[in-house]
């Protein structure tokens, strides 16, 4: 250099054209307890890698770029 895949919350991931963008873990608060652990409840946290394009409408489709991984040689 070529081909393929991934990029969404602090971490691991879902979401496959019309949800207010979600879950688990983690974090904070509360309940429970004599106090902890465990368990339960609630909350905060995202300009969906960047820039353009398609569309009435894009996390989702297309392109380029960036980062990471895999493959062939």
């Nucleotide at each position: 250099g070529c081909g393929c895949g991934a990029u969404u919350a602090g971490c691991u991931c879902a979401g496959a054209g019309g949800a207010u963008a979600g879950a688990g873990c983690a974090u904070g608060a509360g309940a429970c307890u004599a106090a902890g652990a465990a368990u339960c409840u609630c909350a905060g946290g995202g300009u969906c890698g960047u820039u353009g394009g398609u569309u009435c409408g894009a996390a989702u489709c297309c392109a380029a770029c960036a980062u990471c991984g895999c493959g062939a040689a």

This is a predicted structure of a 73-nucleotide RNA (transfer RNA) from Patiria miniata.
NCBI's taxonomy places the organism under Eukaryota, Metazoa, Eleutherozoa, Valvatida, Patiria.
Rfam family: tRNA. The family's RNA type in Rfam is transfer RNA.
The coordinates come from a structure-prediction model, not an experiment, and the mean pLDDT is 82.